[in-house]
Context: one part of a larger RNA
Molecule: large-subunit ribosomal RNA, domain VI
Organism: Sphingobacteriales bacterium UTBCD1
RNA sequence: CGUGAGUAAAUUGAGAGGACAUGACCUUAGUACGAGAGGACCGGGUCGUACAUACCUCUGGUGUAUCAGUUGUGCCGCCAGGUGCAAUGCUGAGUAGCUAUGUAUGGACAGGAUAAACGCUGAAAGCAUCUAAGCGUGAAACCUUCCUUAAGAUGAGUUUACUUUUAAGGGCCGUCAGAGACUAUGACGUUGAUAGGCUACAGGUGUAAAAGUGGUAACACUAAAGCCGAGUAGUACUAAUUGCCCGUAUGC
Numbered sequence: 001c002g003u004g005a006g007u008a009a010a011u012u013g014a015g016a017g018g019a020c021a022u023g024a025c026c027u028u029a030g031u032a033c034g035a036g037a038g039g040a041c042c043g044g045g046u047c048g049u050a051c052a053u054a055c056c057u058c059u060g061g062u063g064u065a066u067c068a069g070u071u072g073u074g075c076c077g078c079c080a081g082g083u084g085c086a087a088u089g090c091u092g093a094g095u096a097g098c099u100a101u102g103u104a105u106g107g108a109c110a111g112g113a114u115a116a117a118c119g120c121u122g123a124a125a126g127c128a129u130c131u132a133a134g135c136g137u138g139a140a141a142c143c144u145u146c147c148u149u150a151a152g153a154u155g156a157g158u159u160u161a162c163u164u165u166u167a168a169g170g171g172c173c174g175u176c177a178g179a180g181a182c183u184a185u186g187a188c189g190u191u192g193a194u195a196g197g198c199u200a201c202a203g204g205u206g207u208a209a210a211a212g213u214g215g216u217a218a219c220a221c222u223a224a225a226g227c228c229g230a231g232u233a234g235u236a237c238u239a240a241u242u243g244c245c246c247g248u249a250u251g252c
Stems, first nucleotide, its partner, number of pairs: 001152001005163007015149004021049007033038001051106005059100004066093005071086006110144003117137004169246004173189005194239003197235005203228003211222004
């Protein structure tokens, strides 16, 4: 821009893409078969491997804005306590998020038409013959079934609702994240929990400083303390103010 007014939703599916794997064991059954040795079809069940998708409850990894320990040195006048730098100084742990080696799920079932093959009826050719007419069985291949996408499918589909014009609706702007290079997408904008703050909880670290008590002292106790990024819930304290723009016809 188109889809013969403009919007907001919900859909159908022409078409397109993906997926399609495979093993072992148990049973049927030591049965059928076979002199024996051996040893099934068909059917039922269990557990895997590889692959794919999703996720983070568990097991782990990471986690340079979390906590603690510790070395050297500078600084905060000194002690104590902190802080900068030294690869995050080094070391031990670790929330959220992201992850696999972790967890969950999947390939199914079924139908149609078939290939090779196997048939039925059956002539040409009084017989025979699956084939010439006709009718069947039959495979991970084909078409469906499963998943994703899909009306620019210009063949532009369908349904519902709204708007009669400063309209409906959308955008700018602001607070943001299950989104993200930008954009876009999604949430929210006081009729508000969108983000921050605060509170509570979960979770992490591991018992802060100061003081008191005990001990000659190191140290221990008061103390599951203190501190804490992303988590969950609550709470308008702060910021989402005021506003502006686009849109306006087939028509009446």